[in-house]
Context: one part of a larger RNA
Molecule: large-subunit ribosomal RNA, domain I
Organism: Spirosoma endophyticum
RNA sequence: GGCGUCUGGGGGAUGCCUAAGGCUUCUGAUGGCGAGGAAGGACGUGGCAAGCGACGAAACAUGACGGGGACCCGCUGGCAGGGGCUGAUCCGUUGGUAUCCGAAUGGGGCAACCCGGUGGUUUGAAGAACCAUCACCUAGCAAUAGGGGCAAACGCGGAGAACUGAAACAUCUAAGUACCCGCAGGAAGAGAAAACAAUUGUGAUUCCGUCAGUAGUGGCGAGCGAACGCGGAACAGCCCAAACCCAUCACGUUACGGCGUGGCGGGGGUAGUAGGACCUGACAUAAAGUUAGAAAGCGAACGGAAAGUCUUUGGGAAAAGACACCACAGAGGGUGAGAGUCCCGUACCGGUCAGUGGACUAAUGGGUUGGGAUUCCUGAGUAGGGGGGAACCGGAGAAAUUCCCUCUGAAUCGGCCGGCACCAUCCGGUAAGGCUAAAUACAAUCAGAAGACCGAUAGCGCAGAGUACCGUGAGGGAAAGGUGAAAAGUACGGGGAGUACCCGGGUGAAAUAGAUCCUGAAACCAGGCGCUU
Numbered sequence: 001g002g003c004g005u006c007u008g009g010g011g012g013a014u015g016c017c018u019a020a021g022g023c024u025u026c027u028g029a030u031g032g033c034g035a036g037g038a039a040g041g042a043c044g045u046g047g048c049a050a051g052c053g054a055c056g057a058a059a060c061a062u063g064a065c066g067g068g069g070a071c072c073c074g075c076u077g078g079c080a081g082g083g084g085c086u087g088a089u090c091c092g093u094u095g096g097u098a099u100c101c102g103a104a105u106g107g108g109g110c111a112a113c114c115c116g117g118u119g120g121u122u123u124g125a126a127g128a129a130c131c132a133u134c135a136c137c138u139a140g141c142a143a144u145a146g147g148g149g150c151a152a153a154c155g156c157g158g159a160g161a162a163c164u165g166a167a168a169c170a171u172c173u174a175a176g177u178a179c180c181c182g183c184a185g186g187a188a189g190a191g192a193a194a195a196c197a198a199u200u201g202u203g204a205u206u207c208c209g210u211c212a213g214u215a216g217u218g219g220c221g222a223g224c225g226a227a228c229g230c231g232g233a234a235c236a237g238c239c240c241a242a243a244c245c246c247a248u249c250a251c252g253u254u255a256c257g258g259c260g261u262g263g264c265g266g267g268g269g270u271a272g273u274a275g276g277a278c279c280u281g282a283c284a285u286a287a288a289g290u291u292a293g294a295a296a297g298c299g300a301a302c303g304g305a306a307a308g309u310c311u312u313u314g315g316g317a318a319a320a321g322a323c324a325c326c327a328c329a330g331a332g333g334g335u336g337a338g339a340g341u342c343c344c345g346u347a348c349c350g351g352u353c354a355g356u357g358g359a360c361u362a363a364u365g366g367g368u369u370g371g372g373a374u375u376c377c378u379g380a381g382u383a384g385g386g387g388g389g390a391a392c393c394g395g396a397g398a399a400a401u402u403c404c405c406u407c408u409g410a411a412u413c414g415g416c417c418g419g420c421a422c423c424a425u426c427c428g429g430u431a432a433g434g435c436u437a438a439a440u441a442c443a444a445u446c447a448g449a450a451g452a453c454c455g456a457u458a459g460c461g462c463a464g465a466g467u468a469c470c471g472u473g474a475g476g477g478a479a480a481g482g483u484g485a486a487a488a489g490u491a492c493g494g495g496g497a498g499u500a501c502c503c504g505g506g507u508g509a510a511a512u513a514g515a516u517c518c519u520g521a522a523a524c525c526a527g528g529c530g531c532u533u
Base pairs, nucleotide, nucleotide: 001532002531003530004529005528006527007526008525009524015518016482017481021454022453023451024450025449026448027447028446029445031442032150033149040101041100042099043056044055045054047079048078051075052074053060062095063094064093065092066091067090071083072082073081106115107114108113116134117133118132119131120130121129122128136147137146138145139144154185155183156182157181158180165172169219195202196201206233207232208231209230210229216224217223237435238434239433240379244267245266246265248263249262250261251260252259253258272413274378275377276376277375278372279371280370281369282368283367289364290363291362292361293360297356298355302350303349304348308323309322310321311320312319324341325340326330332344333343334342384408385407386406387405388404389403390402391401394420415430416429417428418427419426469476470475489517492504493503494502495501
């Protein structure tokens, strides 16, 4: 020096665990907060107080009501000092207070700061301090009301790529996707046929399944891709404009009785078997909705709720043995090991605040139908057409239908539109005004349930962290869990310069469980022993 082996050091793999973590799915609730100052922060508040959490100069808190019943002064264990059965701490509901910044809003500003106006209070007065108020936009004569900002996705609208695919690439695709902007709701949007269908019929919209990768479209390439019908979910229908009548105002006109035009308001009226106005009969007093009350039900904290002992082993009993008990509760968790009967709970029952809920009540609201007549009304710069674009399964095509820009431009129910160029017949419908629940989408937040989900290099980036740290900044972004059943966390003594460290001793079942402490692999290091050069 090498090899082997043993004992240690080192290191933190592995196993087990999860007090507190995370992931995913489902169910229910909720679906907003904000000038009454939000979201988010800054700075403060504790006897000693750095951090987190809580709170706001009324500051680890405060009022009321309800619950609860013995301990309490958060995490937090210490010292000191207090509170509580005259009911504290704690839990629930609802109030008060709530500095400064922030939409930030009296003006300014390098956020958490600076400086004002007006009215008032304190003071003999001034300075000063304190209280209230003072932004802008929209509506309104004004008083006043509303808006502004934030928030996970879902929604509607505006604007709108490229990579990519086509094995290159230009039409095409990706895709009306991503990104950006506006606006809203708990959903949004759509919606009561100028719809489909096809000689039978259906009867608003939305969503799911199917039809169907079909019909189509397409450098007929890559690709894109319906509808009818059928089966389901859920179902709900309404209101104006106009004709006509009345009132009122203005203007015009007048023979002074009126009449006409326009504006505003009330009645009337809403359809496709056309309906309504108009003329003339008959009958009825309904429903929805709105406003004001309001029962049941649901709904918090919380309460009630059955039943175990002995022996053995052990550090410890919940284990084993024996004999009992409860069960609408033998889900689960904890307790020194494996507990229905020790603790928390669990099934079930009770409890009802705030709230929710709306049966029902009152007011309001609101008509139905027959005949006649054929005078009036039934949405105009509209429909349609030319040109240019876009949406539809449809890329301009034979190209209907729908929408936008532009140039034009009808008819008036004996009307008009559609049924995929166009025409006829036939059929369906009634545009150019509006509203509408449910079935559908999403999951920030709250509650609950679950997992052939993870178990600390995993699972969220985080078993608390958007921290430490990096960056001028936008931004990037970690590592880090485990003593023990219980601190019983080593009294006391010795060595030592020593509150280091070591030894004795003590605790404990165990201390090679002694504090970065369960287990404790490998690399690497050291020493003992053996063999060997």